Predicted 3D model of a 479-nucleotide part of an RNA (small-subunit ribosomal RNA, 3' major domain) from an uncultured bacterium.

Context: one part of a larger RNA
C1' cells in the first nucleotide's frame, strides 16, 4: 500500500426488528446425491450446483449400452471413369442394407467427334470425421460481489523509496451528487441525464375500433344509413424544473405548503465501471496442443436416459365451514393463428367426432376468464374434506403409446386433522389470492418458466444485535 481484527468511528440494504404468507410433517410432481444397472449419456456443486444446460428424452432427439452393418466413409474439396437427374415397383432382412424389373431423356457449348453445369454410382488416395482429453492453454459469451459507489490518469507538489496528494476533512445525497475548506489544478471509466413503457392533457387521423345525437329495423344485437362528440388506436407535442411560497441554512440543500394527473430519482424496465472468484461453459459456437483412424469415426433395430431399501433441494394439491357441491348472473389485459385457428349445427354423459363457415385476422377464431355476487344444500365427521393409488371402459396424437403419453367416463378411495429443531420470500397497486396467454411443440408426463390482469392486505418504533457492503481511523508475528 493492501488484506485481516470476537478493535474504534459514521452510514447504508427485507440484514434485524414489526407484520403477512409459506417452506422444514403428507400425497404427488421436478431436479439432484447414492445405490442400482449391460447403459441408467454428459456437464452444473456454499452463497453464485439441485423446476439448472433442457423454451419439450415414446422412434428421432442422444452424445448411452446390446445386437446388426460400412470403411475415402452420413458430410467437404479435388483426380479418373460410367451413368443425365428423376419416378414407379418385386424379393430377403428387425432394420441398415443386398440383389432385380420397369419408364425416362432434359439444360449451355459446339468445328457434330465431343466438351461443360448440376445430380448418381464405381475406383484410387490426397483427407474426411471425432458431444474423445485439457475451461488450469484460449477466443466469445455468461454468473459473482453489485445498480454496491466506486475504480484510476495527467501534470504539479511531497517523501531516500515503495508511496502519499487530488479521491482525505466539515456539511449534504439514492450516488465520488452537490456546497464550502484544502498542494493541488483538471480529466476519463462509472453515478446521473438521453432510450423503451406507465399515469394526465391537447392536437391530427377515423377503420376493422367507438356509438352521445338523429333516423330506420328487430325477439335481440353498433344491426343499418350516418356521425367524429366519447372511448380506444398510433403519430406529433404539452407536462415536474425543487420551478413557486414558508421555515432553517454561508452554501449545497433540507422539512412543510400550494396548485397539479402526476413532486422531489413520480411507478416499472433497459442499461453492469476497474477489477474478483486459475468462477462456469472445449457438450452451442470458434480454437492451439495431445489422442482415436476398418474405430474414441459413421448407419440401423432394439433398450437406457423414466431403474429405487434411501437422502436432500424447488414446486404443486390438501388437511377444510372465510369452506366443498348444485343452479343462476357479472367485470379483465395480453398473446397467439393457414399443414393453422376453428364458429354455428348434429352425435356422444365426456374426453372428442362429423360436417363445415369465417378468418393471414382492432374485422373472424381460441375465448364460457376465475376468485366475486345472489339462492340453496352439507353441519364438524377422516367427512358430500382430501384426492393419491389400483381395476375396467374409451377418446387423441403419431409409423409405433408394453418398457414410458396426454385427457374422458365409471368404480376405488390412501396419507393428511396446520407440520419438531431450523429456514425463506415480501415495504403497496408490493405481498397473498384468482384465473388468461405465450415460446418449445406431432403429441406431452408444464405443477416448470416467461407474461397478463382480477381482487386486493399488514407492518416499519428504531439500528442494540444477525448477515452482507461503503467510508474513514487504528493494531498486526499476514502478503
Nucleotide at each position: 500500500u493492501g488484506a485481516c481484527g470476537g478493535g474504534g468511528g459514521c452510514c447504508c440494504g427485507c440484514a434485524c426488528a414489526a407484520g403477512c404468507g409459506g417452506u422444514g410433517g403428507a400425497g404427488c410432481a421436478u431436479g439432484u446425491g447414492g445405490u442400482u444397472u449391460a447403459a441408467u449419456u454428459c456437464g452444473a456443486a456454499g452463497c453464485a450446483a439441485c423446476g439448472c444446460g433442457a423454451a419439450g428424452a415414446a422412434c428421432c432427439u442422444u452424445a448411452c449400452c446390446a445386437g446388426g452393418g460400412c470403411u475415402u466413409g452420413a458430410c467437404a474439396u479435388c483426380c479418373a471413369u460410367g451413368g443425365a437427374a428423376u419416378c414407379c415397383u418385386g424379393u430377403a432382412g428387425a432394420g441398415a442394407u443386398a440383389c432385380g424389373g420397369g419408364a425416362g431423356u432434359g439444360c449451355c457449348c459446339u468445328u457434330c467427334g465431343g466438351g461443360g453445369a448440376a445430380c448418381c454410382g464405381u475406383g484410387a488416395g490426397a483427407c474426411a470425421g471425432g458431444u474423445g482429453g485439457u475451461g488450469c492453454a484460449u477466443g466469445g459469451c455468461u454468473g459473482u460481489c453489485g445498480u454496491c459507489a466506486g475504480c484510476u490518469c495527467g501534470u504539479g507538489u511531497u517523501g531516500u523509496g515503495a508511496g502519499a496528494u487530488g479521491u482525505u476533512g466539515g456539511g449534504u445525497u439514492a450516488a465520488g451528487u452537490c456546497c464550502c475548506g484544502c498542494a493541488a489544478c483538471g480529466a476519463g471509466c462509472g453515478c446521473a441525464a438521453c432510450c423503451c413503457u406507465u399515469a394526465u392533457c391537447u392536437u391530427c387521423a377515423g377503420u376493422u375500433a367507438c356509438c352521445a345525437u338523429c333516423a330506420g329495423g328487430u325477439u335481440a344485437u353498433g344491426c343499418u344509413g350516418g356521425g367524429g362528440a366519447c372511448u380506444c388506436u398510433g403519430g406529433a407535442g404539452a407536462g415536474a424544473c425543487u420551478g413557486c411560497c414558508u421555515g432553517c441554512g454561508u452554501a449545497a440543500g433540507c422539512a412543510g405548503g400550494a396548485g397539479g394527473a402526476a413532486g422531489g430519482u413520480g411507478g416499472g424496465g433497459a442499461u453492469g465501471a476497474c477489477g474478483u472468484c486459475a468462477a462456469g461453459u472445449c457438450a452451442u459456437c470458434a480454437u492451439g496442443c495431445c489422442c482415436c483412424u476398418u474405430a474414441c469415426g459413421u448407419c440401423c433395430u432394439g433398450g437406457g436416459c423414466g431403474a429405487c431399501a434411501c437422502a436432500c433441494g424447488u414446486g404443486c394439491u390438501a388437511c377444510a365451514a372465510u369452506g366443498g357441491g348444485u343452479a343462476g348472473g357479472a367485470c379483465a389485459a395480453a398473446g397467439g393463428g393457414c399443414a393453422g385457428c376453428g364458429a354455428a349445427g348434429g352425435a356422444g354423459c365426456g374426453a372428442u367426432c362429423c360436417u363445415a363457415a369465417g378468418c393471414g385476422a382492432a374485422u373472424c377464431c381460441c375465448a364460457u376468464a376465475a376468485a366475486c355476487c345472489u339462492a340453496u344444500u352439507c353441519u364438524c365427521a377422516g367427512u358430500u374434506c382430501g384426492g393419491a393409488u389400483c381395476g375396467c371402459a374409451g377418446u387423441c396424437u403419431g409409423c409405433a403409446a408394453c418398457u414410458c403419453g396426454a385427457c374422458u367416463g365409471c368404480g376405488u378411495g390412501a396419507a393428511g386433522c396446520u407440520g419438531g429443531a431450523a429456514u425463506c420470500g415480501c415495504u403497496a397497486g408490493u405481498a397473498a389470492u384468482c384465473g388468461c396467454g405465450g415460446a418449445u411443440c406431432a403429441g406431452c408426463c408444464a405443477u416448470g418458466c416467461c407474461g397478463c390482469g382480477g381482487u386486493g392486505a399488514a407492518u416499519a418504533c428504531g439500528u442494540u444485535c444477525c448477515c452482507g457492503g461503503g467510508c474513514c481511523u487504528u493494531g498486526u508475528a499476514c502478503a